RNA sequence: GUGGAUGUAGCUCAGUUGGUGGAGCUCCUGGUUGUGGCCCAGGCGGUCGCGCGUUCAAGUCGCGUCAUCCACCCCA
Numbered sequence: 001g002u003g004g005a006u007g008u009a010g011c012u013c014a015g016u017u018g019g020u021g022g023a024g025c026u027c028c029u030g031g032u033u034g035u036g037g038c039c040c041a042g043g044c045g046g047u048c049g050c051g052c053g054u055u056c057a058a059g060u061c062g063c064g065u066c067a068u069c070c071a072c073c074c075c076a
Stems, first nucleotide, its partner, number of pairs: 001072007010025004019056001027043005049065005
């Protein structure tokens, strides 16, 4: 350089036909317990990598771009 895959909460990941963004763990508060853990109840947490476009409406569709990974090509 060429082609492909991935990017969504602090972490690991779902997200159906484009129609109000979710789960588990973590964290916080309370309950339970002699204390802690386990367990129970509640809560916090999001520029869906970034930009532009299509649309009444985009995590989802199109274009560009960035990062990571894989394969290939060139040079040494």

Transfer RNA from an uncultured Desulfomicrobiaceae bacterium, 76 nucleotides, folded computationally. Model confidence (mean pLDDT): 80 of 100. Its Rfam family is "tRNA". Rfam links the family to the GO term triplet codon-amino acid adaptor activity.